[in-house]
Context: one part of a larger RNA
RNA sequence: UGACGGAAGGGCACCACCAGGAGUGGAGCCUGCGGCUUAAUUUGACUCAACACGGGGAACCUUACCAGGUCCAGACAUAGCAUGGAUUGACAGAUUGAUAGCUCUUUCUUGAUUCUAUGGGUGGUGGUGCAUGGCCGUUCUUAGUUGGUGGAGUGAUUUGUCUGGUUAAUUCCGUUAACGAACGAGACCUUAACUUGCUAAAUAGUUACAUGUAACCUCGGUUACAUGGGCAACUUCUUAGAGGGACUUUGUGUGUUUAACCCAAGGAAGUUUGAGGCAAUAACAGGUCUGUGAUGCCCUUAGAUGUCCUGGGCUGCACGCGCGCUACACUGCUGUGCACAAUGAGUGGCAACCUUGUCCGGCAGGGUUGGGUAACCUGGCGAAAUUGCAUCGUGAUGGGGAUAGAUUAUUGCGAUUAUUAAUCUUCAACGAGGAAUUCCUAGUAAGCGUGAGUCAUAAGCUCAUGCUGAUUACGUCCCUGCCCUUUGUACA
Numbered sequence: 001u002g003a004c005g006g007a008a009g010g011g012c013a014c015c016a017c018c019a020g021g022a023g024u025g026g027a028g029c030c031u032g033c034g035g036c037u038u039a040a041u042u043u044g045a046c047u048c049a050a051c052a053c054g055g056g057g058a059a060c061c062u063u064a065c066c067a068g069g070u071c072c073a074g075a076c077a078u079a080g081c082a083u084g085g086a087u088u089g090a091c092a093g094a095u096u097g098a099u100a101g102c103u104c105u106u107u108c109u110u111g112a113u114u115c116u117a118u119g120g121g122u123g124g125u126g127g128u129g130c131a132u133g134g135c136c137g138u139u140c141u142u143a144g145u146u147g148g149u150g151g152a153g154u155g156a157u158u159u160g161u162c163u164g165g166u167u168a169a170u171u172c173c174g175u176u177a178a179c180g181a182a183c184g185a186g187a188c189c190u191u192a193a194c195u196u197g198c199u200a201a202a203u204a205g206u207u208a209c210a211u212g213u214a215a216c217c218u219c220g221g222u223u224a225c226a227u228g229g230g231c232a233a234c235u236u237c238u239u240a241g242a243g244g245g246a247c248u249u250u251g252u253g254u255g256u257u258u259a260a261c262c263c264a265a266g267g268a269a270g271u272u273u274g275a276g277g278c279a280a281u282a283a284c285a286g287g288u289c290u291g292u293g294a295u296g297c298c299c300u301u302a303g304a305u306g307u308c309c310u311g312g313g314c315u316g317c318a319c320g321c322g323c324g325c326u327a328c329a330c331u332g333c334u335g336u337g338c339a340c341a342a343u344g345a346g347u348g349g350c351a352a353c354c355u356u357g358u359c360c361g362g363c364a365g366g367g368u369u370g371g372g373u374a375a376c377c378u379g380g381c382g383a384a385a386u387u388g389c390a391u392c393g394u395g396a397u398g399g400g401g402a403u404a405g406a407u408u409a410u411u412g413c414g415a416u417u418a419u420u421a422a423u424c425u426u427c428a429a430c431g432a433g434g435a436a437u438u439c440c441u442a443g444u445a446a447g448c449g450u451g452a453g454u455c456a457u458a459a460g461c462u463c464a465u466g467c468u469g470a471u472u473a474c475g476u477c478c479c480u481g482c483c484c485u486u487u488g489u490a491c492a
Base pairs, nucleotide, nucleotide: 001492002491003489004488005487007486008485009484010483011482012481013480016476017475020440021439022438023437024436027326028325029324031322032321033320034319035317036316043054044053065312066311067310068309069308071306076119077118078117079116080115086113089108090107092105093104094103123300124299126298127297128296132294134288135287136286137284138283139282144183145182146181148179149178150159151158152157162174164173165172188277189276190275191274192273194244195243198241199240200239201238204235205234206233207232209228210227211226212225213224214223215222216221247270249265250264251263253261254260328433332392334390335389336388337387345378346377353372354371355370357368358367359366360365399430404425405424406423407422408421409420446468447467448466449465450464451463452462453461
């Protein structure tokens, strides 16, 4: 100087607690992991920092595993054989899962591409992440890290980097043997909020106008809705460029009357305005050789660990654990009306993506017409929860929808171990979940759907997106952990 302490004192955090909310843990199912089983059930990862993770929703492929069967895609060099033929391919029959001349029988064909050895390559989802690069994760989302000159010390080192106050912050104020600096923090970038000011828009609209309908009607018209590229004007709404805007502004308090904090006002906005991104120094023998035509070494290399084909497996089920979905109903189920989003996405290299309208069909779906490479078409995506009315009436019930049977479609070469969807029947556990334990402070939690990724088929997952929208803190260091100071140490 570190590390450690069942040492002391401060400070911080919903990966801590408190006050609460939603749960998970109990049930059924889905899915990952272990175990067991198996020809194989390929494999990595195992506290936070493995386990709906490998963008890992595997029918074939993927695929690495298992049972079998082909092929060489063995460059190049040397030697050999060899145009009197190195070698290649093949009908049929046998053989075979196979219309693999794979092999055998039988003969034809081909023509220096090959074949036989040796050296040497090449390939490998073979091994080693404890040989590595790169990337990622984590320590660690906290405030931490470093040198120059000066001071102290023989020196390692220390001071700077701090008693105190303050901050989200080593953020500032101030103190001061330190002074002046650098990285990190902040600033910055993206996004969400405001703009009746600028620039505009037949791929966005509005207003006016025209026509029609309805209501009121003083019979002049007024209001509401729908339609209209016939004619105008404009940019409030929509879109997106340039700008502006907040700086804790102003005021009362608290505070060394400093830094700052609290409350109020104005304001679209006053928790760092909200949410993300980026993110220092030093590390880990954290993960990845299964992302790579990144890669050392080792292994293998023609009876292949290369490669292709067929079938199976990764889905197997006495059991244990983790992430989830659906529920246990009346704040509900069912039926029928009404009214509302945002973010995406979509077919020309071999095409087949998003799909309107219409017809058929109970549904799933099918036929046929169109539009769209898209602010143009799908599409005003008329989303779901919500809400009006009605049925049911606390019963394992009209709650729940597992399991199973039959049938009909769709995707695909192929659906059996049922891809998915639909119809009819079947109608299980579950009456709110022990000990434990997770997440969370505002448009947040929770509820609700939608879109994208994966995708031929396709979401109980993930990532986005909006709709409805609480309760309870606005604190503390008691538990868990982290940081700093002091202290002890026989540890390095």

Predicted 3D model of a 492-nucleotide part of an RNA (small-subunit ribosomal RNA, 3' major domain) from a biocrust metagenome.
The coordinates come from a structure-prediction model, not an experiment, and the mean pLDDT is 80.
The RNAcentral record of the full RNA draws on SILVA.
It matches the Rfam family "Eukaryotic small subunit ribosomal RNA". Its family is annotated with ribosome and structural constituent of ribosome in the Gene Ontology.